[in-house]
Molecule: small-subunit ribosomal RNA
Organism: uncultured Rikenellaceae bacterium
RNA sequence: GCAAGUCGAGGGGCAUCACGAUGAUUGCUUGCAAUCAUUGGUGGCGACCGGCGCACGGGUGCGUAACGCGUAUGCAACCUACCCUUUAUAGGUGAAUAACCCGAAGAAAUUCGGACUAAUACACCGUAUGUAACGAAGAGGCAUCUUUUUGUUAUGAUAGAUUUAUUGAUAAAGGAUGGGCAUGCGUGACAUUAGCUAGUUGGAGAGGUAACGGCUCACCAAGGCAACGAUGUCUAGGGGUUCUGAGAGGAAGGUCCCCCACACUGGUACUGAGACACGGACCAGACUCCUACGGGAGGCAGCAGUGAGGAAUAUUGGUCAAUGGGCGCAAGCCUGAACCAGCCAUGCCGCGUGCAGGAUGACGGCUCUAUGAGUUGUAAACUGCUUUUAUACUAGGGUAAAGUCAUCUACGUGUAGAUGUUUGAAAGUAUAGUAUGAAUAAGGAUCGGCUAACUCCGUGCCAGCAGCCGCGGUAAUACGGAGGAUCCAAGCGUUAUCCGGAUUUAUUGGGUUUAAAGGGUGCGUAGGCGGUUUUUUAAGUUAGUCGUUAAAUCGCGAGGCUCAACCUCGCAAUGGCGAUUGAUACUGGAGAGCUAGAGAUUAUGUGCAGCGGGCGGAAUGAGUAGUGUAGCGGUGAAAUGCUUAGAUAUUACUCAGAACACCAAUUGCGAAGGCAGCUCGCUAACAUACAUCUGACGCUGAUGCACGAAAGCGUGGGGAUCAAACAGGAUUAGAUACCCUGGUAGUCCACGCCGUAAACGAUGAUAACUCGUUGUCGGGUUUUAGGACUCGGUGACUAAGGGAAACCGAUAAGUUAUCCACCUGGGGAGUACGGCCGCAAGGCUGAAACUCAAAGGAAUUGACGGGGGCCCGCACAAGCGGAGGAACAUGUGGUUUAAUUCGAUGAUACGCGAGGAACCUUACCCGGGCUUGAAAGUUAGCGACCGCUCCUGAAAGGGAGCCUCCAGCAAUGGCGCGAAACUAGGUGCUGCAUGGUUGUCGUCAGCUCGUGCCGUGAGGUGUCGGGUUAAGUCCCAUAACGAGCGCAACCCCUAUCGUUAGUUACCAGCAUGUUAUGAUGGGGACUCUAACGAGACUGCCGGUGUAAACCGCGAGGAAGGUGGGGAUGACGUCAAAUCAGCACGGCCCUUACGUCCGGGGCGACACACGUGUUACAAUGGCCGGUACAGAGGGUCGCAACACAGCGAUGUGAAGCUAAUCUCUAAAAGCCGGUCUCAGUUCGGAUCGCAGGCUGCAACUCGCCUGCGUGAAGUUGGAUUCGCUAGUAAUCGCGCAUCAGCCAUGGCGCGGUGAAUACGUUCCCGGGCCUUGUACACACCGCCCGUCAAGCCAUGGAAGUCGAGGGUGCCUGAAGUGCGUGACCGAA
Repeated sequence: GCAAGUCGAGGGGCAUCACGAUGAUUGCUUGCAAUCAUUGGUGGCGACCGGCGCACGGGUGCGUAACGCGUAUGCAACCUACCCUUUAUAGGUGAAUAACCCGAAGAAAUUCGGACUAAUACACCGUAUGUAACGAAGAGGCAUCUUUUUGUUAUGAUAGAUUUAUUGAUAAAGGAUGGGCAUGCGUGACAUUAGCUAGUUGGAGAGGUAACGGCUCACCAAGGCAACGAUGUCUAGGGGUUCUGAGAGGAAGGUCCCCCACACUGGUACUGAGACACGGACCAGACUCCUACGGGAGGCAGCAGUGAGGAAUAUUGGUCAAUGGGCGCAAGCCUGAACCAGCCAUGCCGCGUGCAGGAUGACGGCUCUAUGAGUUGUAAACUGCUUUUAUACUAGGGUAAAGUCAUCUACGUGUAGAUGUUUGAAAGUAUAGUAUGAAUAAGGAUCGGCUAACUCCGUGCCAGCAGCCGCGGUAAUACGGAGGAUCCAAGCGUUAUCCGGAUUUAUUGGGUUUAAAGGGUGCGUAGGCGGUUUUUUAAGUUAGUCGUUAAAUCGCGAGGCUCAACCUCGCAAUGGCGAUUGAUACUGGAGAGCUAGAGAUUAUGUGCAGCGGGCGGAAUGAGUAGUGUAGCGGUGAAAUGCUUAGAUAUUACUCAGAACACCAAUUGCGAAGGCAGCUCGCUAACAUACAUCUGACGCUGAUGCACGAAAGCGUGGGGAUCAAACAGGAUUAGAUACCCUGGUAGUCCACGCCGUAAACGAUGAUAACUCGUUGUCGGGUUUUAGGACUCGGUGACUAAGGGAAACCGAUAAGUUAUCCACCUGGGGAGUACGGCCGCAAGGCUGAAACUCAAAGGAAUUGACGGGGGCCCGCACAAGCGGAGGAACAUGUGGUUUAAUUCGAUGAUACGCGAGGAACCUUACCCGGGCUUGAAAGUUAGCGACCGCUCCUGAAAGGGAGCCUCCAGCAAUGGCGCGAAACUAGGUGCUGCAUGGUUGUCGUCAGCUCGUGCCGUGAGGUGUCGGGUUAAGUCCCAUAACGAGCGCAACCCCUAUCGUUAGUUACCAGCAUGUUAUGAUGGGGACUCUAACGAGACUGCCGGUGUAAACCGCGAGGAAGGUGGGGAUGACGUCAAAUCAGCACGGCCCUUACGUCCGGGGCGACACACGUGUUACAAUGGCCGGUACAGAGGGUCGCAACACAGCGAUGUGAAGCUAAUCUCUAAAAGCCGGUCUCAGUUCGGAUCGCAGGCUGCAACUCGCCUGCGUGAAGUUGGAUUCGCUAGUAAUCGCGCAUCAGCCAUGGCGCGGUGAAUACGUUCCCGGGCCUUGUACACACCGCCCGUCAAGCCAUGGAAGUCGAGGGUGCCUGAAGUGCGUGACCGAA
């Protein structure tokens, strides 16, 4: 800004417009034009009176849990303008009022006064076979009533056009339409809302209404509603329908349709047919605006639009052309209803973004096993084709038919029809044609599993992802990017919400022993359910029919837009409600019976059933008296305590209270709690037998009532024992505990409360049914006296069946029926608030916020246990010798340092890698150099290389000089140097990316598999059990039968013997020789050597045992029960160790993190630890003499022997490539001497001097020798290590590495050579079986409580602000009703 006006065919009129008439003026063509004035005369018409409409259409969902809505009925208790049908009427009068005019007030809105006037406005009178009310009579009905006749009273009207068609008005009846009212049924949550109600419930009367009615009023009665949920609070418009779902259901109520409610908030009426009225009125309030401050105006939850709020929602458009509405006779006017257009991928549907060919499989990208291959991919380029769409141009249907007007036809003369004319907002739109040209048109999400789709790079528990599980800590298909792929597609993802999956509220369709869940128990009300026969009824039930369940929607079948979405037509529609006619099996109601359920009677029994009395002995404590003397008591051990004032103990007598040993049990009784000496009384119950009586009297049981262990509370008694609290003593880190000594409430009784327990069978009550075995208690029957049968209880095992399993299994957790109670993830929490109960303690009822992704049950395999059983091991014990104290050696930590390279770290690192760090090694540090490099390979080129000399330098290196090839005719080859190139190199990181190797449990006896069987399954069985063994070794038994890796054996050494062989070994006999020696000839006997054999197997005997096997001072034998030793290490564990032995993935460095050289360091030194050596001495030290090994090594070597030296060693030198020569002296031992218990004749560190050896070189930093020096140390705390026989202990010898050696280490060899083991209680480790478990990273586990600071949620809190509701009272607007002989008026 628009959305409700219209009618002049109701009226008075005439502000405005047009026309006409009259008059005047002007122009002039002389009858035309213009201007002015008058005139409602005409068309028409602002405002006004009047009629109709404005109660429709349009919007919204505040309120409302309601007859609001839905459905089905009723109104004999009602109204209805306009419309339709029918009947009848229209006679006569009257008084006003607006407009207009005049005046006044006010800023305005507006209002007031005077005067005039009209009507389809208003009023009065008359008329009536009508209508309404009342009375009487008849008929009918459904109680009030209806209808017919009759009597009384009351009650009504208008013009206009005049085109004389009509239309309008009044009265009455009927219809239609629209409403009003009433009722049955249905329609949320909360019981932590249980009682509500005074007009409340009813009556009869009056008033009021269109109408019934407490709707209102006076009177009377005291009712009405409520556990089938009243009242209260909270939430909410209802339905058709929509979404989802297999359905049953669950959720929703936007668009469209129906109903309701509302219109700024609250109230009120007026007008009207209809309103208590969205664009009417009045009042109050809040807000906004105007104002001259006095006073006024307004209501978008109409259409657009604005602001605000918000995650978010459009144009201040066109048209009445169509459909519909209002008014009008009509033309027509109005219509933000409506039809259209605009905006938005918001949804649904359709279409396109090309199609065909095209391999050099192009370029580019990405990936890889990388001279190349794969993939993107026929994809592109290129060639041909098409033109939906797009752009341009042209054509262009239908939505339009009515109505108006004109003409005509038919006949009933006002209706019907025909022809013509006129009307399109959308819009030149839909559609069609022509032209152009692949031309104008593809994105989003995802790619670990669920879930279709995989690689590379980056990042490195960061950044990030995530719906759930989860991903990311250096090889991420999970993060980010890329390439590729997948799924959808003008959309794709995300978020929110609803349903589904969820049988996870279970009606369909769940459960309650242990997972959440049976009330502590009984009695019993309401309710639910209920034995058997028959008659009747027909409420439930069931069959048919009728009505209704608006349309739209949904389903099916058609049709129309090119298809579809969309639209249209037809059909169908489970079911609900009402009515009606049948059926009668079942359930219900009524009647009559029955006895199987239930109960009663009689008889016989039973019991720790209950209540009240009486009585008893033992024990305990106490008192008195006696005997008697030093302790008692108590504990793991003690102490507190008692006791010479006489305890404990013991004897006698007395007292008190409480509880009742044995019997005693898997027993009995009781509803449960519970009940135990004996006996009496009272009470109740149960069982059995008989089958006499009643005749369904029954079962269950919300609310209710009663009972209800222990503890606790109140009052009064009692009080022996025991004993919370308390005290003391112990224990302990502490010990407000466990243990001890005391000890008060209480424990006992009477009365009264409390009302809970793991009140448990963790299993509600009742009834029925469903294999067997075996006990026991109380009855009965029978008997051959053993027993058998039967009823009722109480136990064990088990079939079927059930169960997640454990298990249950006639006493069900099986199969059924009825009723009650209870459950719905864990925590918060059985808490808070409220209510009820209680004296209190507390009980009953019983949440939420918040938080977690689990909590839980049963079973399985392991692991663990200060659980149990069995067994083993130098594990303990019994022994021997050590370590820990000293000095030194060596390794480690720490510290230091330029560097003290790196690794190994409980056992299972620490004399370890290292079986040789002065340089080298060497990886570290400092300094000086090199950069295809220190080494290897390929190729051009050069010709030697090597060697020697010189300069410089710390050296590496650099420079110079001398010398200089071979084979071949040559090409070329060998060898060396060497620019350049391709290759390098790294002891840099990761042993938690790896291979290989190794340690440890552990040389422990275990670890598994196939088939079968058992179990839903994890899994079990086998592998367990009884024996036995070193052994899962073997035997027996056995739902297991077999097998594999382990054990054992096979292999090596050693102990005995034999055979063969006999040198370098041996020498008995024979011979030779020497001072002496197998030195020599010989020998093959012995020892020995080294090859092959034998031997030992529980084989034999005795005993035990089923057997396996064990036992024996057994036999025999060299050896006896695996003879001794070695090698040999199952499945696996420790993310054990090692990237520095080697190999290797990835990462990192490349004039350096590579490489060469000199020097230094790895060797430091306050300290701590490990492993060793030497000692501390007399079983010894020293000196002299003297005896006996084994196993190894040796030519860059071992070296005899001789000489020199005190010695290390040096010089010379035979022999030996080794059973030949040599290292090589073995030492302890034995014989003799000395020392005599001391810091020593022990001990040898440290230091000094002098030498030797190796080596380029012994300063840092080697070993050895001689002389001198002569430290600590006198047997070692707590603790700890090794060893069971040729072992420990002790003694020496050899070897590897190696120039030498820091070796006291390691690996071997032999000599001498013990002690002890009762035994398995304990410590440690291990094996098997079993048990518990809240552990599974597996007890180094798990886990509880408190707590700083911060944050989240909730509760409380002095107070402060303050909403809603109930009730009472005060003030009280508009309005409505009434009153007054008020006022006005004809009324």